[in-house]
Context: one part of a larger RNA
C1' cells in the first nucleotide's frame, strides 16, 4: 500500500460494489423448464338461444343447439442454453497462431426444384385383472403434421470416360450406366404459418499441429496397444480409437522421460520507476464436474445437474413382497469455522423456451431486505463574543495552560424528521369505440414546516515516529515490533489525570502478499 478478510473500541446520512476462501459435509420444506387446441382424438364447465314442465310472472327444473373453460393423453418444439461449484486435470485441458483436400451444424437467411398414391396399428377412453405403494397386465374401438409400403426426383454411392488446380493423400466441372433413397398438413374473408430434396451462407461444434506458462534428482532409466505395418472394425471425420496378425522397435530420456508433490486455464488483478514479483474473489472467454463408479438410449447436438439403466455409500417409506431419493440451482436447516445475507417482490425491462398471435413459463434477470466488509460523498453548524469567567490540571505561588474554547447575542438547516405533490426508465409492448399496461415506489425528485436542534469516536506521545507534564507504583504490577525501560534524591517507557499529536465514522491489532 493492497484484501471476497476477521477481531477489539466506536458508529450519523447517502450512492456504488461485494458477501461460505472452510466440509466436492449431509440435507427438512417451497420455487427454479415448459409450451402449443391454427397437428390430433376424447371430456365438454360458464354463458347464450330456443322448446316443453312447475308455478309465487321471473324463476325453478329438463331437453335440442351453440359454446369452448377444464383435465388427461397422442404428436410436435424445447428441455445439450441459462443457472451453480473447481473435486479432478501438469493434459493440445487452457491461451496464442495455424491446418482440416480427414469433419459435422436443429432453429436462422439467400436460393432452385417437389408437395404424388395408398395403407395398418396403437394411447386417451370403455371393459376387466393385479400389487399396501410404486406402479402394471388382459380384451374391445379411434384420430393425426405419429408410423408404414408404393411413384416421381436433381443430389448420394458404385462403374467408366473427360476436364480444372493443388504442397502429398487428392480435388473441381461435365458426360454414361447401374444402385438404393422424399414429403403433411393446419389455419383464415384475403392469406399466412408448414412439409420433402438439393446449393450457398451465417452461427455454433468436432479433430490435428507449432510456440508459450509450476516444484522435485533423498524420482534416472521409462514403455507391451507400447513404435510401426497391411488387413477388418468403428466413427460426422483423421488415428492402436478397438481388434487379430507380422515385425521389435526409426518409440520417449539430462533440451529432465518416468516417479511424486501441487494445482482447473486465461482476459486479468495488486504492487513496483522500470525489470522482475504474487494473485486468478467479483465481471468476461474456455475446460471440467453435478451422491460415488461405470453404462448406453434419444436427439442436430448429451454419454444429458432437477433424463434412462447398473453396482457402492447414505438417507426415507413399507402391509416385509417391494419401491422412493440426489440443493457444486435460489432461498433455507444441520454441521464446520475466526468468519459470509432473505425459506423477500415482479415478470414492469433485458435475454431465453413455446406460440400464427394473445398469452404462458423463466430464483436467468430487474429489484428490494441484512451487514461500516471495501471505495466514494455528506453532515456533526456558520458569524461575534475577554489580557482571558467557573471547574478540573501545572506552578518558581507571580501565574501559565485548557481557550473564542463555553456561556451571551446573532444567523442558517445540508442531512436526519414531518406536510402536501410525485416521476423517467414505456418514443415500447398490447388491444383496436380511443383503452390497458412499472415489480421497484408513494422510492428518487420538488415543496412547506421545525429548531442548533438528533449526529465523535479510536490509536498514540523514550529513539526509529508527529506529540510531555503531574500523582500512584517501585526489577513489583505491568509494558514491548525492534532497541530498551521499571530495583522511590523524582519513570516524558507501567498506570491514571491533564495537555498535546496523526487520521476520522471510522480507528488500532492480525493474517497474506508486493
Nucleotide at each position: 500500500g493492497a484484501c471476497g478478510a476477521a477481531c477489539g473500541c466506536u458508529g450519523g446520512c447517502g450512492g456504488c460494489g461485494u458477501a461460505c476462501u472452510u466440509a466436492a459435509c449431509a440435507c427438512a420444506u417451497g420455487c427454479a423448464a415448459g409450451u402449443c387446441g391454427a397437428a390430433c382424438g376424447c371430456u365438454g364447465a360458464a354463458g347464450c338461444u330456443u322448446g316443453a314442465u312447475g308455478c309465487u310472472u321471473g324463476c325453478a327444473c329438463u331437453g335440442c343447439g351453440u359454446g369452448g373453460a377444464u383435465g388427461a393423453g397422442u404428436g410436435g418444439c424445447g428441455a445439450a442454453c441459462a443457472g451453480g461449484u473447481g473435486a479432478g486435470u501438469a493434459u493440445c485441458a487452457c491461451g496464442u497462431g495455424a491446418g482440416u483436400a480427414a469433419c459435422c451444424u436443429g432453429c436462422c437467411c439467400c436460393u432452385g426444384a417437389c408437395u404424388u398414391c395408398g395403407g395398418g396399428a396403437a394411447a386417451a377412453a370403455c371393459c376387466u385383472g393385479g400389487g399396501a405403494a410404486a406402479c402394471u397386465g388382459g380384451g374391445u374401438c379411434u384420430a393425426a403434421u405419429a408410423c408404414c409400403c408404393g411413384a416421381u426426383a436433381u443430389g448420394a454411392c458404385c462403374a467408366u470416360c473427360u476436364u480444372u488446380c493443388u504442397c502429398a493423400u487428392g480435388u473441381u466441372g461435365g458426360g454414361u450406366g447401374g444402385u438404393g433413397g422424399a414429403a403433411a398438413g393446419g389455419u383464415u374473408u384475403u392469406u399466412u404459418c408448414g412439409g420433402u430434396u438439393g446449393g450457398g451462407g451465417a452461427u455454433g461444434g468436432g479433430c490435428u499441429c507449432g510456440c508459450g506458462g509450476c516444484c522435485u534428482a533423498u524420482c534416472a532409466g521409462u514403455u507391451u496397444g507400447u513404435u510401426g505395418g497391411g488387413g477388418g472394425g468403428g466413427u460426422a471425420a483423421u488415428g492402436g480409437c478397438c481388434u487379430a496378425c507380422c515385425a521389435a522397435g526409426c518409440a520417449c530420456g539430462a533440451c529432465u522421460a518416468c516417479u511424486g508433490a501441487u494445482a482447473u486455464c486465461c482476459g486479468g488483478u495488486c504492487a513496483g520507476a522500470g525489470a522482475a514479483g504474487g494473485c486468478g474473489a467479483c465481471c468476461g472467454g474456455c475446460c471440467a464436474c453435478u451422491c460415488u463408479g461405470g453404462c448406453a438410449c434419444u436427439g442436430a447436438c448429451a454419454c444429458a445437474c432437477g433424463g434412462c439403466c447398473c453396482a457402492c455409500a447414505c438417507u426415507c417409506c413399507u402391509a416385509c413382497g417391494g419401491g422412493a431419493g440426489g440443493c457444486a440451482g435460489c432461498a433455507g436447516u444441520g454441521g464446520g469455522g475466526a468468519a459470509u445475507a432473505g425459506u423477500g417482490c415482479a415478470c414492469a425491462a433485458u435475454g431465453g423456451g413455446g406460440g400464427a398471435a394473445a398469452c404462458c413459463c423463466u430464483g436467468a434477470u430487474g429489484c428490494c431486505c441484512c451487514u461500516a466488509c471495501c471505495c466514494c460523498g455528506c453532515g456533526u453548524g456558520g458569524g461575534a463574543g475577554a489580557u482571558g469567567a467557573c471547574g478540573g490540571c501545572c506552578u518558581u505561588c507571580g501565574g501559565g495552560g485548557u481557550g473564542u474554547a463555553a456561556a451571551c447575542c446573532u444567523c442558517u438547516u445540508u442531512c436526519a424528521g414531518u406536510u402536501g405533490g410525485g416521476a423517467a426508465a414505456a418514443a415500447g409492448c398490447c388491444a383496436u369505440u380511443g383503452g390497458g399496461u412499472g415489480a421497484c415506489a408513494g422510492u428518487a425528485c420538488c415543496u412547506g414546516c421545525c429548531a442548533a436542534a438528533g449526529a465523535a469516536g479510536u490509536a498514540c506521545c523514550g529513539g526509529c515516529u508527529a506529540a510531555c507534564u503531574a500523582c500512584g507504583u517501585g526489577c513489583c504490577a505491568g509494558c514491548a515490533g525492534c532497541c530498551c525501560a521499571g530495583g522511590u534524591a523524582a519513570a516524558u517507557a507501567u498506570u491514571u489525570a491533564g495537555g498535546g499529536u496523526c487520521c476520522a465514522a471510522u480507528c488500532g491489532u492480525u493474517u497474506u502478499c508486493c
This is a predicted structure of a 514-nucleotide part of an RNA (small-subunit ribosomal RNA, 5' domain) from an uncultured bacterium. Its Rfam family is "Bacterial small subunit ribosomal RNA". Its family is annotated with ribosome and structural constituent of ribosome in the Gene Ontology. The coordinates come from a structure-prediction model, not an experiment, and the mean pLDDT is 84. The full RNA is in RNAcentral, with records from ENA and SILVA.